[in-house]
RNA sequence: GGAGAGGUGGCAGAGUGGUCGAAUGUACCUGACUCGAAAUCAGGCGUACACAACGUGUACCGUGGGUUCGAAUCCCACCCUCUCCG
Numbered sequence: 001g002g003a004g005a006g007g008u009g010g011c012a013g014a015g016u017g018g019u020c021g022a023a024u025g026u027a028c029c030u031g032a033c034u035c036g037a038a039a040u041c042a043g044g045c046g047u048a049c050a051c052a053a054c055g056u057g058u059a060c061c062g063u064g065g066g067u068u069c070g071a072a073u074c075c076c077a078c079c080c081u082c083u084c085c086g
Stems, first nucleotide, its partner, number of pairs: 001085007010026003018069001028044005046060006062078005
C1' cells in the first nucleotide's frame, strides 16, 4: 500500500429500514430468604439537556456528512481494532 471482518449502556453481546436508546448475559444497588454469608427469588440500574419538583420529553449505536416520510441498519469520507496479501 491492497483486501476482508468489526466498533452498540460499566463489561460482553443480539438487533440489518418503522412497534428500539435498545433484547439477553454479567457486574452493581435495594429487598426477601439465612444465625450470617453464598446460591436462589423480586425490583431497580446509561449519558447529556429542558421543565420548580415527581417524573416526563428530546438527543446520543466510533466521528462527520448524505439517502429516505422514517437510519444502529443503506451510501460516502475519516478514526480505531483484528485477520490476510504484498
Transfer RNA from Azoarcus sp., 86 nucleotides, folded computationally. It matches the Rfam family "tRNA". By type it is a transfer RNA.